[in-house]
């Protein structure tokens, strides 16, 4: 110099002049002076909590969520930090919804003989029987090779055998038990054993461990105006409606849906200097500058988690290039 | 602002517990039957299953994340 990885921060600044919205002070008033006016995601609404309301938010099932291990932070969602498996990358380093498949159910289409205590298509061997023979029928052995498939029940030599095969034995590889050693764990070492070799799918049912009442500011509370507290229909004491799935419990005399009817106001909820009616939070010139140009515009708060982002800046580190 | 639901052919809709090649009816176009059109008979194309990513051997169908559309939501007697 060149590609690259990780972490952080900005994502526009001063100055004039005019415009908007809120407040506080003046001021009969019109208006004046002064504070303060969007983001890092305000988003999407995907989690968690505040708040409210549900007769007491008791119980149980059912239903959703979360899923390696320890540790720190936090009501909690969820993140930092170490580490352990299992993959990519030449590395910095980076991604994993990573409990369990030796608890039980289930699936696995074409293809292939045979798809999970599997199976005889080709090719092999015997054994009868037919034929002159090449070979061909029938019974049988057998999973070493062919082919088929995402996937065919370890690998590699030797014995064995008619031909094979963990059918037996050596190694190796794996997995269960059993002892022991390392670590807090998850997980790993070793050593014995057992021919065991058992494979994939739980973003399939399921089991395991932990967590979860519901329902939302249009929640809800106050005040103030108006009108015919009217019709029809259904459920209800054999207990409706109530806790927006089910049942106990509990409480209880009404409820619900159509038609007709009246209001279409206020204040608080609501904000430790943005804040409402869904609307405000901007413009223009000048200068610096390579330019002012990406994504996007608070609605009850707060916290996180995803997704969108022009272009700048800094720290720390890998690779590779030339040259001393 | 909340809260639910849907997106599969040009339209309307199906797609059972994940399986080879995704289907129905209507419209469309060709034939044929008529003088001639309709009706009727046959035939015929037509899709990134709203995108992108996972999970699995394999996804319209499961999981996650956009993207559009649609619908219900004041108060009082």
């Nucleotide at each position: 110099g060149g590609a690259g990885c990780a972490g952080a921060u900005c994502g526009g600044g001063u100055a004039g002049c005019g415009g908007c919205c809120u407040c506080a002070a003046g001021g009969c008033a019109a208006c004046u002076u002064g504070g303060g006016g969007a983001g890092g995601a305000a988003a999407g609404u995907c989690c968690g909590g505040a708040c409210u309301u549900c007769a007491a938010a008791g119980g149980g099932c059912a239903u959703g969520g979360u899923g390696c291990c320890c540790u720190c932070g936090g009501c909690a969602a969820c993140g930092g930090g170490g580490g352990a498996c299992g993959g990519g990358g030449c590395g910095a380093c980076c991604c994993g919804a990573u409990g369990g498949a030796a608890a039980g159910u289930g699936c696995a289409a074409c293809a292939g003989a045979a798809a999970g205590u599997a199976g005889a298509c080709c090719a092999c061997c015997g054994a009868u029987g037919g034929g002159u023979a090449a070979c061909c029928c029938u019974c049988g052995g057998a999973a070493c090779g062919g082919g088929u498939g995402a996937a065919a029940c370890g690998g590699u030599g030797a014995g064995g055998u008619a031909a094979a095969a963990g059918c037996u034995c050596a190694c190796c590889a794996g997995a269960g038990g059993c002892a022991g050693g390392g670590g807090u764990a998850a997980c790993u070492c070793u050593g014995c054993u057992u021919g065991c070799u058992a494979g994939g799918c739980a973003a399939a049912c399921c089991c395991c461990a932990c967590c979860a009442g519901a329902a939302g500011c249009a929640a809800g509370g106050c005040c103030a105006a108006a009108u015919a507290g009217a019709g029809a229909g259904a459920c209800a004491u054999u207990g409706a409606c109530g806790u927006u799935g089910c049942c106990c419990g509990c409480a209880g005399a009404g409820u619900c849906u159509c038609u007709g009817g009246g209001u279409u106001g206020g204040c608080c909820g609501c904000a430790u200097u943005a804040g409402a009616g869904a609307a405000a939070u901007c413009g223009c010139u000048a200068c610096a500058c390579a330019a002012a140009g990406a994504c996007a515009g608070a609605a009850u708060c707060c916290g996180g988690c995803u997704u969108a982002c022009a272009g700048a800046u800094c720290u720390g580190c890998u690779c590779u290039c030339a040259a001393a | 602002g909340g809260c639910g639901g849907a997106g599969u052919a040009c339209c309307u809709c199906a797609g059972u517990u994940g399986g080879u090649u995704a289907g129905a009816g209507g419209a469309a176009c060709c034939g044929g039957c008529u003088c001639a059109u309709a009706c009727c008979c046959g035939g015929u194309g037509c899709g990134u299953c709203g995108g992108c990513g996972g999970u699995u051997c394999g996804a319209g169908u499961c999981c996650g994340c956009c993207c559009u559309c649609c619908g219900c939501u004041a108060c009082c007697a």